[in-house]
Context: one part of a larger RNA
RNA sequence: CCCUUGUUAAGGAACUAGGCAACAUGACCCCGUAACUUCGGGAGAAGGGGUACCUUCGAGCGUUCGGGUAACCAAAGCGCUUGAAGGUCGCAGUGAAAUGGCUCUGGCGACUGUUUAACAAAAACACAGGUCUCUGCUAAGCCGUAAGGCGAUGUAUAGGGGCUGACGCGUGCCCAGUGCCGGAAGGUUAAAGGGAGAGGUUAGGCGCAAGCCGAAGCUUUGAACUGAAGCCCCGGUGAACGGCGGCCGUAACUAUAACGGUCCUAAGGUAGCGAAAUUCCUUGUCGGGUAAGUUCCGACCCGCACGAACCGCGUAACGAUCAGAGCACUGUCUCAACAAGGGACCCG
Numbered sequence: 001c002c003c004u005u006g007u008u009a010a011g012g013a014a015c016u017a018g019g020c021a022a023c024a025u026g027a028c029c030c031c032g033u034a035a036c037u038u039c040g041g042g043a044g045a046a047g048g049g050g051u052a053c054c055u056u057c058g059a060g061c062g063u064u065c066g067g068g069u070a071a072c073c074a075a076a077g078c079g080c081u082u083g084a085a086g087g088u089c090g091c092a093g094u095g096a097a098a099u100g101g102c103u104c105u106g107g108c109g110a111c112u113g114u115u116u117a118a119c120a121a122a123a124a125c126a127c128a129g130g131u132c133u134c135u136g137c138u139a140a141g142c143c144g145u146a147a148g149g150c151g152a153u154g155u156a157u158a159g160g161g162g163c164u165g166a167c168g169c170g171u172g173c174c175c176a177g178u179g180c181c182g183g184a185a186g187g188u189u190a191a192a193g194g195g196a197g198a199g200g201u202u203a204g205g206c207g208c209a210a211g212c213c214g215a216a217g218c219u220u221u222g223a224a225c226u227g228a229a230g231c232c233c234c235g236g237u238g239a240a241c242g243g244c245g246g247c248c249g250u251a252a253c254u255a256u257a258a259c260g261g262u263c264c265u266a267a268g269g270u271a272g273c274g275a276a277a278u279u280c281c282u283u284g285u286c287g288g289g290u291a292a293g294u295u296c297c298g299a300c301c302c303g304c305a306c307g308a309a310c311c312g313c314g315u316a317a318c319g320a321u322c323a324g325a326g327c328a329c330u331g332u333c334u335c336a337a338c339a340a341g342g343g344a345c346c347c348g
Stems, first nucleotide, its partner, number of pairs: 001343008010334002014332001019329001027051005036041001038166001052088012066073002089093001101327007108319002113125002129164007141150003167314004172244003177241002179237005186232003192226002197221005204213003245263005272306001273303001284300005
């Protein structure tokens, strides 16, 4: 010096990213217990008091002499449980050990649960509930080349898939684009059918020759026409993918603009919330808390760039969750000291 422990004057979070760690609390009995609430909770809320031993007295229960026909009553002693009073000792009586710290305010997620085996346990996943959609049974969907199997020895109050995620109050506008569903008049469109026509070849014909023409057959092609779904097209559909404006002017101070004009759009963001897990400017401004507060809480709204099942806003309970504050308590610190054990180190 390191590790593991113990104690510490005065102060008491001044430490630190952060009370990390440690201290403190702790058992049982009694009293007492707020906001809020889904009336279950919150709650062991919080906050107080008691606890040993001896003596005396009392209560309940069991057992028994005895009484009584019986039910039952029930002395003494003993046993168990328990109360009160008086007394005794210590600093201290759950005398050791085991054995909640508490409160207030917010964010997120309703909850119990699940997860990155070995850096992440969470606000992530799941969840009951909600909703959309597919599926009529040889179901849809899935595994498999198939046979076959799961679904299911189920049958739409069932099964599969997507999204959301208790509960409460809600869930606005846009179908132009994309998707899906429905439609079938027209356009386009495959294989196939069809075979007009064209090419190759040559019996033959013509020609002095070079060569030209050239039927049938075979062969290489091949237009029109017929021809489904799809696409175009016509509609519907947002708890489908998604989207939800700009400029200018205007009111008896100023400021602001209920109001007006204009351009664009499929439609221009409704309710609610809002410097937010979202706010760049920003430590916005005001209020609270502090002596002092980039965090926190309450407001404001100028939302760079919230917003309604990629759900919006609330919400009791819950959380090894995250943020802020306080009480208690402490070697976290001011600021370090001492002690014990084990290392390191020295000698052998």
This is a predicted structure of a 348-nucleotide part of an RNA (large-subunit ribosomal RNA, domain IV) from a wastewater metagenome. Its mean pLDDT, the model's own confidence on a scale to 100, is 88. It matches the Rfam family "Bacterial large subunit ribosomal RNA".